Description:
Transfer RNA from a Chloroflexota bacterium, 77 nucleotides, folded computationally. Its Rfam family is "tRNA". It is annotated as a transfer RNA. From the family's description: Transfer RNA (tRNA) molecules are approximately 80 nucleotides in length. It was read from a public genome assembly. The prediction has a mean pLDDT of 82.
[in-house]
RNA sequence: CGGGGUGUAGCUCAGCUUGGUAGAGCGCGUCGUUCGGGACGACGAGGCCCACAGUUCAAAUCUGUGCACCCCGACCA
Numbered sequence: 001c002g003g004g005g006u007g008u009a010g011c012u013c014a015g016c017u018u019g020g021u022a023g024a025g026c027g028c029g030u031c032g033u034u035c036g037g038g039a040c041g042a043c044g045a046g047g048c049c050c051a052c053a054g055u056u057c058a059a060a061u062c063u064g065u066g067c068a069c070c071c072c073g074a075c076c077a
Stems, first nucleotide, its partner, number of pairs: 001073007010026004020057001028044006050066005
C1' cells in the first nucleotide's frame, strides 16, 4: 500500500440479509429461602448500537468518508 472481517449493556455475543418499541447468557443491585456462604427463586438497574455525513415519514440495519482492532497478500529490510 491492496483485499477481507469485526465494532451493539461491565464481559461474551445475537439482532443487520428483508429499515418500524434494542435483546440473551454471565456479571451487578434489592428481596426471599439459609445460622452464614454457596446455590436456587422473584424483581430491578445498566445502551447516543465506533465517529461524522447522506437517503428516508422512520436507520443498530441502507449509502459515503474516517477511526480502532484482527486476518491475508504485496513492498522494504